[in-house]
Large-subunit ribosomal RNA, domain I from Geodermatophilus amargosae, 599 nucleotides, folded computationally. Model confidence (mean pLDDT): 80 of 100. Rfam family: Bacterial large subunit ribosomal RNA.
Context: one part of a larger RNA
RNA sequence: GGCACACGGUGGAUGCCUGGGCACCAGGAGCCGAUGAAGGACGUGGGAGGCUGCGAUAAGCCUCGGGGAGCUGCCAACCGAGCGUUGAUCCGAGGGUGUCCGAAUGGGGAAACCCCGCACCAGUCAUGUGGUGUGACCCGCGCCUGAACACAUAGGGCGUGUGGAGGGAACGUGGGGAAGUGAAACAUCUCAGUACCCACAGGAAGAGAAAACAACCGUGAUUCCGUGAGUAGUGGCGAGCGAAAGCGGAUGAGGCUAAACCGUUUCCAUGUGAUACCCGGCAGGGGUUGUGGAGGCGGGGUCGUGGGACCGUGCGUGUCAGUUCUGCCGGACUGGCGGGGAGUCAGAAAAGACCGUGGUUAGGGGAAGGCCUCUGGAAGGGGUCGCCGUAGAGGGUGAGAGCCCCGUACCCGAAAGCCUGGUCUCUCUCAGUUGCGUGUUCCCAAGUAGCACCGAGCCCGUGAAAUUCGGUGUGAAUCUGGCGGGACCACCCGCUAAGCCUGAAUACUCCCUGGUGACCGAUAGCGGACGAGUACCGUGAGGGAAAGGUGAAAAGUACCCCGGGAGGGGAGUGAAAUAGUACCUGAAACCGUGUGCCU
Repeated sequence: GGCACACGGUGGAUGCCUGGGCACCAGGAGCCGAUGAAGGACGUGGGAGGCUGCGAUAAGCCUCGGGGAGCUGCCAACCGAGCGUUGAUCCGAGGGUGUCCGAAUGGGGAAACCCCGCACCAGUCAUGUGGUGUGACCCGCGCCUGAACACAUAGGGCGUGUGGAGGGAACGUGGGGAAGUGAAACAUCUCAGUACCCACAGGAAGAGAAAACAACCGUGAUUCCGUGAGUAGUGGCGAGCGAAAGCGGAUGAGGCUAAACCGUUUCCAUGUGAUACCCGGCAGGGGUUGUGGAGGCGGGGUCGUGGGACCGUGCGUGUCAGUUCUGCCGGACUGGCGGGGAGUCAGAAAAGACCGUGGUUAGGGGAAGGCCUCUGGAAGGGGUCGCCGUAGAGGGUGAGAGCCCCGUACCCGAAAGCCUGGUCUCUCUCAGUUGCGUGUUCCCAAGUAGCACCGAGCCCGUGAAAUUCGGUGUGAAUCUGGCGGGACCACCCGCUAAGCCUGAAUACUCCCUGGUGACCGAUAGCGGACGAGUACCGUGAGGGAAAGGUGAAAAGUACCCCGGGAGGGGAGUGAAAUAGUACCUGAAACCGUGUGCCU
């Protein structure tokens, strides 16, 4: 020095464990914000720090409920000082307080800081000072003022509005919009209208009540699922892309305007005729009230077996008061009462009271086991004799516990808040709707539809290319109108564009509650089981760890000895100390000690 064996050290694999995570299911909730959010800074406890809570009323204040013996949050003890059956701590509901920053909003600013005006208050002899409130911008509405320029307008000012502003995981709609890739290269094409950026909205969004499909039969808004179907198509007819009708289901809902016409009002133009006009008739009276155009408001009207207006006509229409220049008759209009209908998810919209059901935000009750010379540190194991069960889910307890503890099945429970249901008050509406008729007159959404060119989007890559959308140019018709049925034309059929609203079925899960797992078990599972988006790195955007386990219980080794200490030897605790906080188990590499063999 090597090999072997034994015993150690180092190291932290493995096994076991779990306070964490992952995926999904069901239910709930689905927005927060100038009444100052999300997110933070700084403070706040008798005693240093971190986390949590809270805000100068600062681990808390008030009220109402629950609960019932201990309590002053956690790491985390200790000391001190207190509170509590006159009900504390704790849990729920509602209030109060809530520094500074942050949309941040009095002005400024290198966030958490600096500086100020006004009103009132405190204090001072007075000033300085302190406190409370208020002071950004934009928009809507109202009023005032008011240029160039006479009226006016722009502009300015004041008041007012729980108007806006900012944040939010995914889902949604819209505006922009790649490339790696595939085509075995690559350019049309594909990836893909994907990723990404921006804007905006809601609890869902979008779409939506046929100018639709269909095919000579019919269907009857939209959305979603299955099928149709990888079909019809499209395609350097390559790679690929890829419908619809129909059928079967989920859900189910339909409404309001514009115009014609009537009334009223404002403005502009015209206007001296008594002819017009003031509802009609008669009489009286009025005096520009008129006429034309434009706008506002109210009525009317809303459809495709075309509808409506106007005109005529049939039917039906309680009562009272008032108005319509006056009187009478007729008519019209307004309001009250009575009657009918409807309603807050659209169709107009708000609030209150009461009642009640159910749910939710604290909770409560809740069956049944003892024994032993058994083993053991410890019984829940073994033995023996019992019991409960609408409860033998699960967890804990010194080891496998239905009957020890918490629970579980089942039952019960709310002063207050929220969700939900009903009634009443309330609100809206109906004295005109409906039918018929013929008539002719009027209306039925315009720089629109269509067309040309250029693009886009549709299964559709310009193709025979319809339908849909945009840009530029041009530019109709009003029902004997117009659009579509895949160029275009005819016949036939369907439908009524150029205005608006609309629940449900659908998508998603930052969040709350409960549950499940041939999901993980500390190099796994979220990056994060632990003071983790921390330490640390980076100018910054950003990147981003490692790190769990004594024991049933600290009973965490009094005392003695060696040592400066660290550490150790005794003694003691414990079932165990080779379980001693460098702590369960303790593999291998690696390093030693002893013995044997070889050189």